[in-house]
RNA sequence: UCAAGAAAAAGUCAAAUCCCAAGCAAUUGGGAGACGGAAAGCCCAUGGGGCCGGAAAAGUUAAUUUGAAUUCGGACAGCCUGGCUGCUUUG
Numbered sequence: 001u002c003a004a005g006a007a008a009a010a011g012u013c014a015a016a017u018c019c020c021a022a023g024c025a026a027u028u029g030g031g032a033g034a035c036g037g038a039a040a041g042c043c044c045a046u047g048g049g050g051c052c053g054g055a056a057a058a059g060u061u062a063a064u065u066u067g068a069a070u071u072c073g074g075a076c077a078g079c080c081u082g083g084c085u086g087c088u089u090u091g
Base pairs, nucleotide, nucleotide: 002091003090004089012037013036017032018031019030020029021028022027035078041084042083043082047080048079051074052073053072054071055070059066
C1' cells in the first nucleotide's frame, strides 16, 4: 500500500419503545434504552427506491365528493448504489 474479516483484544455507534423540545408533516435534537452494525464515521451528491408537504387536473361524485398522470419543495446516510476518511487482526 492492497485484499479479506466481527473471530480475538482495545474502542466505537445506537434500532424499537418511553419522556422533553422543534416542525403542517416526513423527521430532527437531548435523556433513558440496546435491535443490530466492519464503516450503522462524514457527504442527499452519482444514480435509483420508498416517505412527507404543496400545485395540478384526466377520471369520478348528488356535491365545492374523491382524485391519477405530471410538476415543485422538504426530510431520511440504520434502503441500495456512489465519493472521502478510519481502529485492529490475517494474507
Annotation: This is a predicted structure of a 91-nucleotide RNA (c-di-GMP-I riboswitch aptamer) from a Deltaproteobacteria bacterium. The coordinates come from a structure-prediction model, not an experiment, and the mean pLDDT is 77. Taxonomically the source falls in Myxococcia (Bacteria, Pseudomonadati, Myxococcota). The model forms 82% of the base pairs in the Rfam consensus.